[in-house]
């Protein structure tokens, strides 16, 4: 000098699931906030699990669980894909 792969930041894509229900508060704003009860959802985050190797220890996920979060729309959102940057296994 390249430079798989890490992390970040930008821009575009991105699902599921009641605009429930009773009070209460506002009603200037997306039929709003906020406790309670029921019913859902997995793709934020989190938490459990195979084999691989006759044992034992570690290990995973868009599998599971639903703490947390969400369930009109806003937001957020795994993950893709372009730009830029950081940082590097090795050449």
């Nucleotide at each position: 000098g390249c430079g798989c792969g890490u992390c970040c930041c930008g821009c575009a894509g991105g699902a599921g699931a009641g605009a429930g229900u009773c009070a209460g508060c506002c009603c200037u704003g997306a039929u709003g906030c906020u406790g309670g009860c029921c019913g859902c959802c997995g793709a934020a985050g989190g938490c459990g699990c195979a084999a691989a190797c006759u044992c034992c220890c570690a290990u995973a996920a868009a599998c599971g669980c639903u703490c947390a979060g969400g369930c009109c729309a806003a937001a957020g959102g795994a993950c893709u894909g372009c730009g830029g940057g950081u940082u590097a296994a090795g050449u």
This is a predicted structure of a 91-nucleotide RNA (Glycine riboswitch aptamer) from a Pseudomonadota bacterium. The organism belongs to Pseudomonadota, within Bacteria. The sequence was found by an Rfam model in a public genome assembly. Its mean pLDDT, the model's own confidence on a scale to 100, is 79.